[in-house]
Parts: sequence; structure tokens; C1' cells
RNA sequence: UGGAUACGCACGCCUAAGAGACGCCGCUUCCUCGGCGUUUUCACGGGGGACCCAAAUUUCCGUCACGCCUUCUCGCGUGGCGGACGGGGCGAACGGCCACACGCAAGUGCAGCCAAGGUGACUUCCUAGCACCAAGCCCGUCAGCUAACCUCGUCGGCAAUGGGAAGGGUGAUC
Repeated sequence: UGGAUACGCACGCCUAAGAGACGCCGCUUCCUCGGCGUUUUCACGGGGGACCCAAAUUUCCGUCACGCCUUCUCGCGUGGCGGACGGGGCGAACGGCCACACGCAAGUGCAGCCAAGGUGACUUCCUAGCACCAAGCCCGUCAGCUAACCUCGUCGGCAAUGGGAAGGGUGAUC
């Protein structure tokens, strides 16, 4: 590494979140094992980043002036002044309705409801349903893709639905 057997599933499983080397500490005679560190070598994951390619040339509100249309109003265009609104990343956490507060308006803040989507523990499918989530954080006016290159991370959890089928991993023996 491949095959077979009868089984078991924390000696296992999910996740990018692991492996090796070296050093220190604990146990210890040593080894093994466990913990911490180095960033040293790999591995894995996220982000940034050319050509080509793709996409794109931009908004809304108030007010004033001028012009057009019109009987007038309404409306349209140009310009001045003032106000509002960025965009992106991780992630299932997106979109809509609506109450309230502020504001002339655009709009902003915020409670509730619906809801794309997600979770229920090895994976997928079928079946009967049920429960829950639908957040938060970061960059700082900047970001399509992207070779080279640059940069960050390697946490945390799982005994907590029933039935069926298929597959995989791991452990044991040969």
C1' cells in the first nucleotide's frame, strides 16, 4: 500500500484550524506521553494583488435664477447654493413590510413581523416531522477577475430527532 474477516465507534468525529523539527517545562532513570514557545520546514484556509477578459462612465432631496411647454397649475432642461447617501471583507445571517423618534424633503436611528438562507455532530440521498438561528466583527473612502508576489489565520466544539439505503473514516485480527 492492497485485500479479507467479524465487529466496535470519543483509540472516534465536525471544522482551514494540522504535521514535522528544535528549545523549555511537567511526569520520569531514560524512552513514551502531555503542555508551552520558536516561525524553522511543510500542509490547509481567508484577504490583497497585472496582462487578457469582464464590467462601467451614475445618484437623491430642498431652494433660487433663467429657458421651454402650458390659459394657469403641473411638468421638463441648464446653472448657482445648501443637504443626504459611500464602498468592501469574514460569515447562513440576505431581502421586504411596518410602528416610533429626528428632519421641509431626501434620508438617518431603532423595536416588531415575514423571510432568501443556515444548524440539529462522519457524509449523501429518501421518509416522518420538530426545534433553533437569520448575528456580530473588521478595513477606512480603497478593493471585478488575477500569474508572479504580499499579507493574515490554524480557533472552537461534538454523547443533545425517529426509520431506511448507499458510501467513507478509524480501531482490531489475518

Predicted 3D model of a 174-nucleotide RNA (c-di-AMP riboswitch aptamer (ydaO/yuaA leader)) from Opitutus sp. GAS368. The sequence was found by an Rfam model in a public genome assembly.